[in-house]
């Protein structure tokens, strides 16, 4: 220097051929149980869907380009 692959909530990670309000489990916060803790339960917060641009009536989901990581080639 080339290709390829990820990149979504505090971690781990879903999201069918672009269209229902972005979801889940762990964690957190809050209440309930308990003599207290865990455990159990019940609710609630928390996401510029890496950035910027572009197509499209509409994009986390397509296109280009950067940035970061891994993986091969040189």
């Nucleotide at each position: 220097g080339g290709u390829g692959c990820u990149g979504u909530a505090a971690c781990u990670c879903a999201g069918u051929u672009g269209g229902u309000c972005a979801g889940a489990g762990u964690g957190c916060u809050u209440g309930g149980c308990u003599c207290a803790u865990a455990a159990c339960u019940a609710a609630g917060a928390a996401g510029u869907c890496g950035g910027u641009g572009g197509u499209u009536c509409a994009a986390a989901u397509c296109c280009a380009c950067c940035c970061a990581g891994c993986a091969c080639c040189a």